Context: one part of a larger RNA
RNA sequence: CUCACAGCUAGACGGAAAGACCCUGUACACCUUUACUGCAUUUAUUGAUUGCAAAAAUGUAUUUGUUGUGUAGAAUAGGUGGGAGCACGAUACCUUUUUGGUACUGUGCGCCAGUGAAAUACCACCCUGCAUUUAUGUUGAUGCUAACUUAUUUCUAUAAGAACAGUUUAUAAUUGGUAGUUUGACUGGGGCGGUCGCCUUCUAAAAGGUAACGAAGGCGUGCAUAAGGUAAACUCAAAUAAAUAAAUCUUUUAUUGAAGAGUGCAAUAGCAAAAGUUUGCUUGACUGUAAGAAUAACGAUUCGAACAGGGGCGUAAGCCGGCUAUAGUGAUCCGGUGAUACUGAAUGGAAAGGUCAUCGCUCAACGGAUAAAAGGUACGUCAGGGAUAACAGGCUAAUGACUCCUUAGAGUUCCUAUCGACGGAGUUGUUUGGCACCUCGAUGUCGGCUAGUCACAUCCUGGAGCUGAAGCAGGUUCCAAGGGUUAGGUUGUUCGCCUAUUAAAGUGGCACUUGAGCUGGGUUCAGAACGCCGUGAGGCAGUUUGGUCCCUAUCUACUGUGAG
Numbered sequence: 001c002u003c004a005c006a007g008c009u010a011g012a013c014g015g016a017a018a019g020a021c022c023c024u025g026u027a028c029a030c031c032u033u034u035a036c037u038g039c040a041u042u043u044a045u046u047g048a049u050u051g052c053a054a055a056a057a058u059g060u061a062u063u064u065g066u067u068g069u070g071u072a073g074a075a076u077a078g079g080u081g082g083g084a085g086c087a088c089g090a091u092a093c094c095u096u097u098u099u100g101g102u103a104c105u106g107u108g109c110g111c112c113a114g115u116g117a118a119a120u121a122c123c124a125c126c127c128u129g130c131a132u133u134u135a136u137g138u139u140g141a142u143g144c145u146a147a148c149u150u151a152u153u154u155c156u157a158u159a160a161g162a163a164c165a166g167u168u169u170a171u172a173a174u175u176g177g178u179a180g181u182u183u184g185a186c187u188g189g190g191g192c193g194g195u196c197g198c199c200u201u202c203u204a205a206a207a208g209g210u211a212a213c214g215a216a217g218g219c220g221u222g223c224a225u226a227a228g229g230u231a232a233a234c235u236c237a238a239a240u241a242a243a244u245a246a247a248u249c250u251u252u253u254a255u256u257g258a259a260g261a262g263u264g265c266a267a268u269a270g271c272a273a274a275a276g277u278u279u280g281c282u283u284g285a286c287u288g289u290a291a292g293a294a295u296a297a298c299g300a301u302u303c304g305a306a307c308a309g310g311g312g313c314g315u316a317a318g319c320c321g322g323c324u325a326u327a328g329u330g331a332u333c334c335g336g337u338g339a340u341a342c343u344g345a346a347u348g349g350a351a352a353g354g355u356c357a358u359c360g361c362u363c364a365a366c367g368g369a370u371a372a373a374a375g376g377u378a379c380g381u382c383a384g385g386g387a388u389a390a391c392a393g394g395c396u397a398a399u400g401a402c403u404c405c406u407u408a409g410a411g412u413u414c415c416u417a418u419c420g421a422c423g424g425a426g427u428u429g430u431u432u433g434g435c436a437c438c439u440c441g442a443u444g445u446c447g448g449c450u451a452g453u454c455a456c457a458u459c460c461u462g463g464a465g466c467u468g469a470a471g472c473a474g475g476u477u478c479c480a481a482g483g484g485u486u487a488g489g490u491u492g493u494u495c496g497c498c499u500a501u502u503a504a505a506g507u508g509g510c511a512c513u514u515g516a517g518c519u520g521g522g523u524u525c526a527g528a529a530c531g532c533c534g535u536g537a538g539g540c541a542g543u544u545u546g547g548u549c550c551c552u553a554u555c556u557a558c559u560g561u562g563a564g
Stems, first nucleotide, its partner, number of pairs: 001564007010556003014551002022385004027381002029377004035181005042173004047168003051144003056139006064131003068127001075120001078126005085109005091103004148161005184196003193213001197219006220366001221264001222323002228282007236260001238256006262271002265328001267326003286309004292303003298367001311320003334360007342353002392439001393437001394435003398432001400428006409419002446521001447519003451513001452510005459484003462479006486500005527545004531540003
C1' cells in the first nucleotide's frame, strides 16, 4: 500500500413521509354568531271548511229630545239668517156642528230703553256634549246539533266536546333549528398599525416621464346684494415726519417705496395704467357647431381660432361660450322628472321604448365583482412556495465585545501606578438585530449525559516590565496554550443565587459541537382545568396536568485483528 473480517456512527445537507410550523390560493371542510340571503318551525290576524238561536256591551249612520254661566247686563246670551209681533184666557155676536171668524177686554213674553263684541218673543238651518229610536257591524260571555274531533264498537250506533279545535289561503313578526355563501388588497414574511381617489412642491439626474410603508402640505368647495361680463378709475406692504399733551394703535396729509402686498382656500408658477383695489351698467356662468392641437394602452381628460343665431358692456377698436392657472370628483346598468312626437306588434289610440335636458352612488377598497355578507379551527384537509417567516448557515456589523489614539479631569502635587468624560480610528464575528441568498418532493429545536477537538482576548501553574512595589499581599501590562480547571442544594433550565472546598473553579468556536450516540424535564399537536379576553366558536412569548423519539451501515472517515 492492497484485501478480508469484526467494530464505531462523524459525514454522504444519510433513508423513510410532494413539511403538519409559516405564507400564498378570489382552494376545501367543519364550527360560531346581534355577517348576508333563503327555508322549515313558532306566534298573531284574516278568508275557507262553518250551521241554528236569544239576550247584553260597543262602533258607525239616523229619529226625537235636551245641553251651552268670562265681565257688563233683569240674567245660564252656543252660531248664522229671517223677524214686529207671538202665546193663553174671559164676555158678546155671526156661522152648517166645529178645533172657525169678528169686536172688546185681561195676562205673560217681546219690539223700544239699557248693558254688552254680539239682544232677547217667534221661525228656519246648523255646532258641542248627553240621552233616546231604528238599521248595520264588531266583541266577550252563553245555549243547540247536524259539519268536524275524541272514546267504545267490525260497520251501523251510542256517549262526550263542538262550530271552538284541527286542516288550509294570505299577510306580518320571530327564527344558526337548517342550508348556501361572503368575510379586499398593498405590505422588506404574515398579523396589529397605516394606506387606497384627486391637487401642489421636493426626490427627478437643466425637454417630457419616472419608484419606495421616501420628505412636506392640501381637496371632496366657494362666489348671483359676484368673488362672473364689460367700461372707466386707482396702486400695494413698509418706513420717516406732522396733525396730537402723551408710548402704541386708528384716521388724515406729505415724502420714499418693483412689490418686501394682494389674489376666497394648499403649494408652485404668474400678475402693477394688472390677473391686485374701487365704481357704473349688466348676465356670454349663452343656443347650434367646430378646423386643428396637447395628452396617451384603452376608457377618459385638456386647449381651441372660426361660422350661424340672438345678446351684454363700450364713443369706438373691441371683449365676453364663468372665475390668474393647476384640486373641489365617480364609468355602465337601473330608476325618476321635464321636453320632443322618432317607433307604436291587424287598424286608430294608449302602454312601453327612443332622442334631448336633468336628477338619484364617503359605489372614498374612489376603472366602481352583488340590490344584499362577519368570525373560529391546536380536530383540520388539499394544491403549492425556500417567489415568504421560525432553527441553522451565508452577507452586513447598526448593536455587543475587545484594542488603540487624543487628554479635560480624578489621583495632596503630578494626564498616563491606577482610573479616565467628550471625541476619533480600528479589530472580531461569541450578543441583539438588518437582509431574505441554499434548504418547505423536511437541514429534527432548548437543556442534560457521553465523547471530545481547536483558538487565546490566560482562571491556575511558569517567565518578565512598571507600580502611588518597604516586607507579606496586591494592581496593571508583556511573553506563554504543556498540563490542569471540584462536589453539592434549588430550578426543565443555559444563566443565576446559595453551601463547602480548591492552585484555579477561564472566555469562546466547532450546524448556539455531539438525538442513523442516549435522554425527553422544557418548548411545540390531539384530552382536561384555572385566570383573563371574546356574544360565541374559540384565543393567550399566561399558568397547570397528561402525552408513541423509527432505521439490520452501501460508500467515505476512524478503531482492532489477520493475510498478501
Molecule: large-subunit ribosomal RNA, domain V
Organism: metagenome